[in-house]
Molecule: transfer RNA
Organism: Rhodamnia argentea
RNA sequence: GGACCAUUAGUGUAGUGGUUAUCACAUUUGGCUCUGAACCAAAUAACCCAAGUUCGAAUCUUGGAUGGUCCG
Numbered sequence: 001g002g003a004c005c006a007u008u009a010g011u012g013u014a015g016u017g018g019u020u021a022u023c024a025c026a027u028u029u030g031g032c033u034c035u036g037a038a039c040c041a042a043a044u045a046a047c048c049c050a051a052g053u054u055c056g057a058a059u060c061u062u063g064g065a066u067g068g069u070c071c072g
Stems, first nucleotide, its partner, number of pairs: 001071007010025003018055001027043005048064005
């Protein structure tokens, strides 16, 4: 220098252009318990950035950022 891939709650993830973005762990609150753990219920919390296409974008296109793999 080139090619390809990835980026979504604190962490790991699902999401074939359409209603309030999924699930698990974690955290917080409540229940249960003599206390704690486990268990049950609930809550909080996220689309890497910018532009474009579209009635509508996490999703499609372009550019950028970060990380990874390979080639030179």